[in-house]
Molecule: TPP riboswitch aptamer (THI element)
Organism: Alkalisalibacterium limincola
């Protein structure tokens, strides 16, 4: 000096479905159903479009498949196993 998983540190980036009930509430999925917590940050399916989409399933959400090698989408540092170059010092 390069450099892989990863780590940290500053910073970004997201999301408020669905049943019952209709005051406040009880139930379901989920990381998360809006909390100051989660989630995801380019090796990006977090999240957004297309989308009031299509097929199956269910009260319905959600779940499977598909669209989908589709369009968007928020980063910088540092340290890093080995390893390779260089110096030094020792036997």
């Nucleotide at each position: 000096g390069g450099c892989a998983a990863g780590a940290a540190g500053c910073g970004g980036g997201g999301g408020u479905g669905c049943c019952c009930a209709a005051c406040u509430g009880g139930g379901c999925u989920g990381a998360g159903a809006a909390u100051u917590a989660c989630c995801c940050u380019u090796c990006g399916a977090a999240c957004c479009u297309g989308a009031u989409c299509c097929g199956g399933c269910u009260c319905g959400c959600a779940c499977c498949g598909g669209c989908g090698u589709a369009g968007g989408g928020a980063g910088c540092u540092u340290c890093g196993a080995c390893c390779c170059g260089c110096g030094c010092a020792g036997c």